Overview:
Predicted 3D model of a 386-nucleotide part of an RNA (large-subunit ribosomal RNA, domain III) from a marine metagenome.

Context: one part of a larger RNA
RNA sequence: GAGUAACGAUCAAAGAGGUGAAAAACCUCUUCGCCGAAAAACCAAGGGUUCCUGUCCAACGCUAAUCGAGGCAGGGUGAGGCGGCCCCUAAGGCGAGGGCGAAAGCCGUAGUCGAUGGGAAACAGGUUAAUAUUCCUGUACUUUUUAUAACUGCGAUGGGGUGACGGAGAAGGUUAAACUAGCACGGCGACGGUUGUCCGUGUUUAAGGUUGUAGGCUGGUGUUUUAGGUAAAUCCGGAACACUAAGGCUGAGGACUGAUGACGACCACUCUAUGAGUGGGAAGUAGUCGAUACCAUGCUUCCAGGAAAAACCUCUAAGCUUCAGGUUGUAAGAAACCGUACCCUAAACCGACACAGGUGGUUAGGUCGAGUAGACCAAGGUGUUU
Numbered sequence: 001g002a003g004u005a006a007c008g009a010u011c012a013a014a015g016a017g018g019u020g021a022a023a024a025a026c027c028u029c030u031u032c033g034c035c036g037a038a039a040a041a042c043c044a045a046g047g048g049u050u051c052c053u054g055u056c057c058a059a060c061g062c063u064a065a066u067c068g069a070g071g072c073a074g075g076g077u078g079a080g081g082c083g084g085c086c087c088c089u090a091a092g093g094c095g096a097g098g099g100c101g102a103a104a105g106c107c108g109u110a111g112u113c114g115a116u117g118g119g120a121a122a123c124a125g126g127u128u129a130a131u132a133u134u135c136c137u138g139u140a141c142u143u144u145u146u147a148u149a150a151c152u153g154c155g156a157u158g159g160g161g162u163g164a165c166g167g168a169g170a171a172g173g174u175u176a177a178a179c180u181a182g183c184a185c186g187g188c189g190a191c192g193g194u195u196g197u198c199c200g201u202g203u204u205u206a207a208g209g210u211u212g213u214a215g216g217c218u219g220g221u222g223u224u225u226u227a228g229g230u231a232a233a234u235c236c237g238g239a240a241c242a243c244u245a246a247g248g249c250u251g252a253g254g255a256c257u258g259a260u261g262a263c264g265a266c267c268a269c270u271c272u273a274u275g276a277g278u279g280g281g282a283a284g285u286a287g288u289c290g291a292u293a294c295c296a297u298g299c300u301u302c303c304a305g306g307a308a309a310a311a312c313c314u315c316u317a318a319g320c321u322u323c324a325g326g327u328u329g330u331a332a333g334a335a336a337c338c339g340u341a342c343c344c345u346a347a348a349c350c351g352a353c354a355c356a357g358g359u360g361g362u363u364a365g366g367u368c369g370a371g372u373a374g375a376c377c378a379a380g381g382u383g384u385u386u
Stems, first nucleotide, its partner, number of pairs: 013031006032383004040363004046343002050341001051075006060068002080141001082339003086119003092113003098107003122139005142335011153320002158315004166302004172295003178288004182203006188196001204262002208257004215250004219244008228236002263284001266280006303306001349358002365377004
């Protein structure tokens, strides 16, 4: 220089009360403003205690601080089903023997790993200061072991089926959500009006079980035969004949049940009383509109022709056939281990910072509107630390 620039988006604050040594900034209340395909809510990645409570204010916070994602202390993450582990494989890795190389090593068969993919099963309500599909209540479900009863051809590392898949387009069915009416409860106005065709609030309920609809796919059954499926086969594939007009598979939603339950505006009572607990509890229906969600891995169409393996079903081989094994039912057991707090368009992740930057997925209300645009709002959040 200079007590100058700056104090990090021009979304915004005001009043009252409380606490305190001290309050523009903390807490509570009443207004006001801002976001609302987000500046709301929930996950993945990443972070790792930042979560909750008490206490403290040196330093950190671009100011103050009684406040804090700061210091100190204590507390907090509960699973057969959510995710992993597990079973299975993809790209790719490793790789017994093997090939090559002077060596280090390189390649690679059998195999073994490897999810971003395939594979069993849970919902609703309640509860904590902090966890909940994990705890509690209610109602359901899956796999597996043993025992037992009845019936019985079982058996794989092999065969076959299935799993099993692309792009684009269109129409249909249905639901979520929303809106309106009805119904229930409450209200009648602090400038005028408002007993009315008025105003406010609520009208919520799952998985599972039974049924098998709109629709989609496929003709079905039996006998005989068979150069194929590395052996076998009653299975799959090929062929022939006979009978037959329906049969089978799949499938949202709806209905009934679940539910004489839960929830529910509100009311009553109690207490340690701005708060909490206990008990009771009305109506709980219909219509319209309608998805990018479900039927649907469907249908139509196109050429560039769009994973694999296990699980599952079936067939036999060796073998077993009083056993073992299989199917169905009942009963009693088992289901370990790891993650689970909190942030997640962010002050907690990546950017040296409490940084106007970056960050994958899900949910998707109202009025006007073609619309996830735009404007104003709801739920919810927030006024960006001078």

About this RNA:
Its mean pLDDT, the model's own confidence on a scale to 100, is 85.